Predicted 3D model of RNase P RNA and transfer RNA as a complex of 462 nucleotides. It holds a member of the Rfam family "Bacterial RNase P class A". About the family: Ribonuclease P (RNase P) is a ubiquitous endoribonuclease, found in archaea, bacteria and eukarya as well as chloroplasts and mitochondria. Its mean pLDDT, the model's own confidence on a scale to 100, is 76.
RNA sequence: CGAGCCGGCCGGGCGGUCGCGGCGCCUUCGGGCGUCGAGGAAAGUCCGGGCUCCACAGGGCAGGGUGGUGGGUAACUCCCACCCGGGGCGACCCGCGGGACAGUGCCACAGAGAACAAACCGCCGCCGGUUCGCCGGCGGUAAGGGUGAAACGGUGGUGUAAGAGACCACCAGCGCCCGGGGCGACCCGGGCGGCUAGGUAAACCCCACCCGGAGCAAGGCCAAGAUCGGCGGGCUUGCCCGCCGUGUGUGAGCGAUCGAGGGCUGCCCGCCCGAGCUCGCAGGUAGGCCGCACCGAGGUCGACGGCAACGUCGGCCCCAGAUGGAUGGCCGCCGCCCGAGCCUCGUGCUCGGGUACAGAACCCGGCUUACAGGCCGGCUCGUCGC
RNA sequence: GGGGACGUAGCUCAACUGGCAGAGCACCGCCUUUGCAAGGCGGGGGUUGAGGGUUCGAGUCCCUUCGUCUCCACCA
Numbered sequence: 001c002g003a004g005c006c007g008g009c010c011g012g013g014c015g016g017u018c019g020c021g022g023c024g025c026c027u028u029c030g031g032g033c034g035u036c037g038a039g040g041a042a043a044g045u046c047c048g049g050g051c052u053c054c055a056c057a058g059g060g061c062a063g064g065g066u067g068g069u070g071g072g073u074a075a076c077u078c079c080c081a082c083c084c085g086g087g088g089c090g091a092c093c094c095g096c097g098g099g100a101c102a103g104u105g106c107c108a109c110a111g112a113g114a115a116c117a118a119a120c121c122g123c124c125g126c127c128g129g130u131u132c133g134c135c136g137g138c139g140g141u142a143a144g145g146g147u148g149a150a151a152c153g154g155u156g157g158u159g160u161a162a163g164a165g166a167c168c169a170c171c172a173g174c175g176c177c178c179g180g181g182g183c184g185a186c187c188c189g190g191g192c193g194g195c196u197a198g199g200u201a202a203a204c205c206c207c208a209c210c211c212g213g214a215g216c217a218a219g220g221c222c223a224a225g226a227u228c229g230g231c232g233g234g235c236u237u238g239c240c241c242g243c244c245g246u247g248u249g250u251g252a253g254c255g256a257u258c259g260a261g262g263g264c265u266g267c268c269c270g271c272c273c274g275a276g277c278u279c280g281c282a283g284g285u286a287g288g289c290c291g292c293a294c295c296g297a298g299g300u301c302g303a304c305g306g307c308a309a310c311g312u313c314g315g316c317c318c319c320a321g322a323u324g325g326a327u328g329g330c331c332g333c334c335g336c337c338c339g340a341g342c343c344u345c346g347u348g349c350u351c352g353g354g355u356a357c358a359g360a361a362c363c364c365g366g367c368u369u370a371c372a373g374g375c376c377g378g379c380u381c382g383u384c385g386c
Numbered sequence: 387g388g389g390g391a392c393g394u395a396g397c398u399c400a401a402c403u404g405g406c407a408g409a410g411c412a413c414c415g416c417c418u419u420u421g422c423a424a425g426g427c428g429g430g431g432g433u434u435g436a437g438g439g440u441u442c443g444a445g446u447c448c449c450u451u452c453g454u455c456u457c458c459a460c461c462a
Stems, first nucleotide, its partner, number of pairs: 001382010012334007020037007039357001043368002046366005051215004058269004063211005068082005083097001084095004098206002103204002105200003120145002122141008153171006172196001174193008219290004228245008253281004258276001261273004283461003298317008335355008343346001387458007396411004405442001413429005435451005
């Protein structure tokens, strides 16, 4: 210098002006002042928790999830480190990575044959025929050809009519045993064995471990109406109005089914409730407060432990919050990028364009996806020079 | 905000246990008719919403993503 691989970060700045929401203070009730006001993904809602209710949810079945090993964590399908397999010259990357001698299923098309293998061509032997080219029948053979994603170890030799782990040497692979290393997955070395075992579990399934269900429209409190009682009033004498109380549910509008069953959000056992349960229809309210917004698995800085994820200790900070839903618009200057033009060729000036993805709604930890443009650090390979 | 379902030809839908993506209507051409419709015969048209993975092989199985539809307030 060129090509590349990882990790982290930013994602506009300043000023003016007009606006918006929360909180605090002041107010002449019009408002004014101060302060705070989106993100790395606030997103998708794909996982995991906190929190709340259901009867604190027991046992079994069914169902769902996870799947190398060790660790981290509140927990996880997440993260870190390592192992194994695959890719790359390398930095490094990818892997839903248990089991296919527990069983079952499937392997289309092509091909002779697709799972306790199989003779289409070929090769060999025997028999028969022959126009001497060869043809037919029976048998042997998985070494060669061909098909396929996949054809039942590979190379060389012995052997044979031709062949074949039939036998031998080496190699690959499988199972068992022994020794060594490692917490472990696993690795290294040695010996023995029969000679060879197809794939698929993101097919059913088996093994090990984990999982109760619903979700802030969860849920709690207040108010209003429907209910009932009392008092007063009105008249059209059985209704209406007003006030007070009751009540916010275990009793309170109407109807239907079932009526010994219903619930524990699939089934059974078991348990609980029980004269109600379930369903439908009408009616009313679209009100307020809490949950919920300062205290959290919180952020940040430092020290220590650890390879790391992370943990412990100490200091500092308080950091959005509504319920039609705030966090914005415009102007000027600057920064960054792209294009064009000009010349004094500097990465100079002028002009034009662009400046993303997106946007909290109970709160956290992850994953995934979207993203104009830019910055920093570490490392690898190649070429050249010293 | 939360739960659930679906996406296949222009439209409405199929595709069994993974094995050549099909039917009706629509469209095009021909026949029939003076012409049109109906009818008959023939034909074209698909990246199965998109991307990736598992598998020899994916509409189907798994993951990610995009879009559409639907349900859920309180008294109760």